[in-house]
Context: one part of a larger RNA
RNA sequence: UGACGGAAGGGCACCACCAUGUGUGGAGCCUGCGGCUUAAUUUGACCCAACACGGGAAAACUCACCCGGCCCGGACACUGUGAGGAUUGACAGAUUGAUAGCUCUUUCUUGAUUCAGUGGGUGGUGGUGCAUGGCCGUUCUUAGUUGGUGGAGUGAUUUGUCUGGUUAAUUCCGAUAACGAACGAGACUCUACCCUGCUAAAUAGUCACCACGUAAUAAUUGCGUGGACUGACUUCUUAGAGGGAUUCGCUACGUUUAGUGGCACGAAAUUGAGCAAUAACAGGUCUGUGAUGCCCUUAGAUGUUCGGGGCCGCACGUGCGCUACACUGACGAUAUCAAUGAGUGUCUUCCUAAGCCGAGAGGUUUGGGAAAUCUUAUGAAUUAUCGUCAUGUCAGGGAUUGGGGCUUGUAAUUUUUCCCCAUGAACGAGGAAUACCGAGUAAGCGCAAGUCAUAAGCUUGCGCUGAUUACGUCCCUGCCCUUUGUACA
Numbered sequence: 001u002g003a004c005g006g007a008a009g010g011g012c013a014c015c016a017c018c019a020u021g022u023g024u025g026g027a028g029c030c031u032g033c034g035g036c037u038u039a040a041u042u043u044g045a046c047c048c049a050a051c052a053c054g055g056g057a058a059a060a061c062u063c064a065c066c067c068g069g070c071c072c073g074g075a076c077a078c079u080g081u082g083a084g085g086a087u088u089g090a091c092a093g094a095u096u097g098a099u100a101g102c103u104c105u106u107u108c109u110u111g112a113u114u115c116a117g118u119g120g121g122u123g124g125u126g127g128u129g130c131a132u133g134g135c136c137g138u139u140c141u142u143a144g145u146u147g148g149u150g151g152a153g154u155g156a157u158u159u160g161u162c163u164g165g166u167u168a169a170u171u172c173c174g175a176u177a178a179c180g181a182a183c184g185a186g187a188c189u190c191u192a193c194c195c196u197g198c199u200a201a202a203u204a205g206u207c208a209c210c211a212c213g214u215a216a217u218a219a220u221u222g223c224g225u226g227g228a229c230u231g232a233c234u235u236c237u238u239a240g241a242g243g244g245a246u247u248c249g250c251u252a253c254g255u256u257u258a259g260u261g262g263c264a265c266g267a268a269a270u271u272g273a274g275c276a277a278u279a280a281c282a283g284g285u286c287u288g289u290g291a292u293g294c295c296c297u298u299a300g301a302u303g304u305u306c307g308g309g310g311c312c313g314c315a316c317g318u319g320c321g322c323u324a325c326a327c328u329g330a331c332g333a334u335a336u337c338a339a340u341g342a343g344u345g346u347c348u349u350c351c352u353a354a355g356c357c358g359a360g361a362g363g364u365u366u367g368g369g370a371a372a373u374c375u376u377a378u379g380a381a382u383u384a385u386c387g388u389c390a391u392g393u394c395a396g397g398g399a400u401u402g403g404g405g406c407u408u409g410u411a412a413u414u415u416u417u418c419c420c421c422a423u424g425a426a427c428g429a430g431g432a433a434u435a436c437c438g439a440g441u442a443a444g445c446g447c448a449a450g451u452c453a454u455a456a457g458c459u460u461g462c463g464c465u466g467a468u469u470a471c472g473u474c475c476c477u478g479c480c481c482u483u484u485g486u487a488c489a
């Protein structure tokens, strides 16, 4: 000095608690991990910081694993063999999963590209992340870190970096042997709200005008449809430049400082994220890379490709989830509203509309769109209204299984997905334990994108409906600071 332990005192955090809320843990199923099994069930990762993670939803490919079969994509150099032929390819039959001349029989073909040996390369999802780079994660979401000059000490070191108040903050006020600085915090960037002010818009609209339809009335007025065969404008929409909030004003507390509470003004008086220091970890990744050292292998290959299987296997344990256990509900009919996205590139087949056929999945015919133009106002679902059901494992629940059909694909058996008919399991609210959370949040509800030939119980975004309960504490769990004393490195 302190990363450790014993004490004491402050402060902080919903990865802590309190007060709630929703759960998970119990059931069925999905999926990851372990175990077991297996030719193989490839493998990494194992407290937070592994386990719906590897963007990991694997039918082939992927693919690394298992069972088999071809190929050389063995550069280059040297030494051989060698135009009297180094070598290459092949019908048929046998052989074979195979129309692999792979091998054998049989002969033809080819013409210095190769072939044999040695050296040396090359490839490798082979090993080593405990040899590394880079990237990521974590310590660590807190407020922490550092040197210059000066002071103290023989010195390591210390002061600065603080008794106190204050802040989300080593944020400020102040105190002061320190003074003046740097990184981090803040500022910043994106995002969310406001602008009747600017710039505009036949890829966005509005209002007029015209035409048509309809309801009717208080005399011509509503409502709807269409119009580059019109005009004006930019409130709404879009998006550029800008503006806007600074604790400004009042008040209470406070060294009447920093600031905190309340009120007013106002669209807004903490929108949500990103970025993120110093020092570390023998955290993860050699399976992201034509980043990479060393080792291994290198033609009977750990290279590469073809066929098949596996990663999905099931006495079991466990993690993330989905669906439920119903009446605040299920089913049927009708009504009514989003936002974020995405879409076929020069020869593909993407997003798909309308019409017709079909119970449905789906099929078919004409079209639109490389897109504010078409899909699409994505007329989404919770929701609302009206019916049926009436507490009965029931019209709750939809696992499991049988039969049939369509679609994707070369291929669906170990059922790709989907549809129809039938079947109708557990589950009557879940023990100990445990997770997340403060406002347009939790929860409920769907939608889009990623993956994608087929395709979401996952993830990442998006909106719709929308609570209860705090606005505190250090009791538990942890973190930071100060003091203390000693043992330890």
Base pairs, nucleotide, nucleotide: 001489002488006484007483008482009481010480011479012478013477016473017472021436022435023434024433027323028322029321031319032318033317034316035314036313043054044053065309066308067307068306069305071303076119077118078117079116080115086113089108090107092105093104094103123297124296126295127294128293132291134285135284136283137281138280139279144183145182146181148179149178150159151158152157162174164173165172188274189273190272194243195242198240199239200238201237204234205233206232207231208230209227210226211225212224213223214222215221216220249263250262251261252260253259325430329389330388331387332386333385334384335383342375343374350369351368352367353366354365355364356363357362396427401422402421403420404419405418443465444464445463446462447461448460449459450458
Molecule: small-subunit ribosomal RNA, 3' major domain
Organism: metagenome